Predicted 3D model of a 73-nucleotide RNA (transfer RNA) from a Candidatus Poribacteria bacterium.
The sequence is in RNAcentral, with records from ENA and MGnify.
It matches the Rfam family "tRNA". Gene Ontology term of the family: triplet codon-amino acid adaptor activity. From the family's description: Transfer RNA (tRNA) molecules are approximately 80 nucleotides in length.
The source organism's lineage runs through Bacteria, Bacteria candidate phyla and Candidatus Poribacteria.
[in-house]
RNA sequence: GGGCGUUUAGCUCAGUUGGUAGAGUAUCUCGGUGACAUCGAGAGGGUCGUAGGUUCAAAUCCUACAACGCCCA
Numbered sequence: 001g002g003g004c005g006u007u008u009a010g011c012u013c014a015g016u017u018g019g020u021a022g023a024g025u026a027u028c029u030c031g032g033u034g035a036c037a038u039c040g041a042g043a044g045g046g047u048c049g050u051a052g053g054u055u056c057a058a059a060u061c062c063u064a065c066a067a068c069g070c071c072c073a
Base pairs, nucleotide, nucleotide: 001072002071003070004069005068006067007066010025011024012023013022019056027043028042029041030040031039049065050064051063052062053061
């Protein structure tokens, strides 16, 4: 220098054909216990890597850039 892949909650990851952003775990509250733990119920937490474009509508489609990984040179 060229090609491919990944980027979504603190962490690990889903998200189908464009139509209200989710799960597990962690944190907090309540229940529960003699007190913890396990367990049950609930809550908070997101500029969907960044910037543009297309569209009535974009995590999703298109373009550029960035970070990380793999391959080629």